Record summary
A computed fold for a 71-nucleotide RNA from a Gemmataceae bacterium, annotated as transfer RNA.

[in-house]
RNA sequence: GCACCCAUGACGUAAAGGCAGCGUGCCUGCUUCCCACGCAGGGUGUGCGGGUUCAACUCCCGCUGGGUGCU
Numbered sequence: 001g002c003a004c005c006c007a008u009g010a011c012g013u014a015a016a017g018g019c020a021g022c023g024u025g026c027c028u029g030c031u032u033c034c035c036a037c038g039c040a041g042g043g044u045g046u047g048c049g050g051g052u053u054c055a056a057c058u059c060c061c062g063c064u065g066g067g068u069g070c071u
Base pairs, nucleotide, nucleotide: 001070002069003068004067005066006065007064010024011023012022013021018054026042027041028040029039030038047063048062049061050060051059
């Protein structure tokens, strides 16, 4: 220098154009003498800037960051 892949809550991961889920963690309540376990409930979200579309995590372009390969 070129090509490819990835970027979603605190963390790990789904969502193949139509309400963004799940697990762990966190908070509250119940339970207990206390803690843990258990039960019930709750908050936290799409890396950035554009484009297409009635509608974008999803498709297109660029940027940033990370990874792999080639020279």
Its Rfam family is "tRNA". The literature on the family includes a 1993 paper in Trends Biochem Sci by Hou, "The tertiary structure of tRNA and the development of the genetic code". Rfam's curators write: Transfer RNA (tRNA) molecules are approximately 80 nucleotides in length. Rfam classes the family as a transfer RNA. NCBI's taxonomy places the organism under Bacteria, Pseudomonadati, Planctomycetia, Gemmatales, Gemmataceae.